[in-house]
């Protein structure tokens, strides 16, 4: 140099403009963003992984009961489950590059100007429902990982 264990740091991005409108970062109509690996060559969409959601749960803490058992909360590892790409080019190789058109985008909140009922002659009132990848929260977390980093080892 490489490896091996421990530690330390890193480790997710987006709303601008124009319409309606009393009122919009959620409706329209433009904009704008892309996590870690891997992949003969650069990937949101290809194959895997995390993040989020259900399960199951070693083991933990509380509580009740003589007791056996019973509750509630947390919980590693391990299961599930979870989107979307074609085309032409170049090339030895690209759904990764270049042209061109497309498409996706957890949970939980919040909002119609969108739909609906209901009353009311009628202005218009009540009132149910649906609507956020970019706004607010779980989250000062957590992690796929990555690092020219620091000590130890073994050789």
């Nucleotide at each position: 140099a490489a490896c091996g264990u421990g530690c330390u740091c890193c480790g997710g991005g987006g709303c601008u403009c124009g319409g309606u409108g009393a009122g919009a970062a959620u409706c329209c109509g433009a904009a704008c963003c892309g996590g870690c690996g891997g992949u003969u060559a650069u990937a949101g969409u290809c194959c895997g992984c995390g993040a989020c959601c259900c399960g199951c749960g070693a083991c933990g803490a509380a509580g009740u009961g003589a007791a056996a058992a019973c509750u509630u909360c947390g919980g590693g590892a391990c299961g599930g489950u979870u989107g979307a790409c074609c085309u032409g080019g170049u090339g030895a190789a690209a759904u990764u590059c270049c042209g061109g058109g497309a498409c996706c985008g957890a949970c939980g909140g919040u909002a119609a100007u969108g739909a609906g009922a209901u009353c009311g002659c009628a202005a218009g009132a009540u009132u149910u429902c649906u609507c956020a990848g970019u706004c607010c929260g779980g989250a000062u977390a957590a992690g796929a990982g990555g690092a020219a980093g620091c000590a130890c080892g073994a050789g």